A computed fold for a 90-nucleotide RNA from Crystallibacter crystallopoietes, annotated as SAM riboswitch aptamer (S box leader). The organism belongs to Crystallibacter, within Bacteria. The sequence is in RNAcentral, with records from Rfam and Ribocentre.
[in-house]
RNA sequence: UAACCAUCCAGAGCGGCUGAGAGACCUGGCUCGUUGACGCCGCAGCAACCCCCUCUUUGAGGAAGGUGCUACCGCCAGGACCGAUGGAGA
Numbered sequence: 001u002a003a004c005c006a007u008c009c010a011g012a013g014c015g016g017c018u019g020a021g022a023g024a025c026c027u028g029g030c031u032c033g034u035u036g037a038c039g040c041c042g043c044a045g046c047a048a049c050c051c052c053c054u055c056u057u058u059g060a061g062g063a064a065g066g067u068g069c070u071a072c073c074g075c076c077a078g079g080a081c082c083g084a085u086g087g088a089g090a
Stems, first nucleotide, its partner, number of pairs: 001090001004087005013043005021032003025079005044070003049066002052062004074082001
């Protein structure tokens, strides 16, 4: 980087820095934001995709590690070779 498989109505915040936009893209809405959003860093937490352990084993429990995630149904609708996350390969 392209493809494949699975999932995306649950869950989880505080501090520091920064300073105007943000919610992937387009359109129309709607919401959040100087009472500091978004982003970055630190710590904490959530979860159970991989991995590990246990058991009454084709499932259940646990949670050290690898990710990931911590406004709103992927915010809603339509569109598009749509987007995100994990896994195993190429």
The model forms 97% of the base pairs in the Rfam consensus.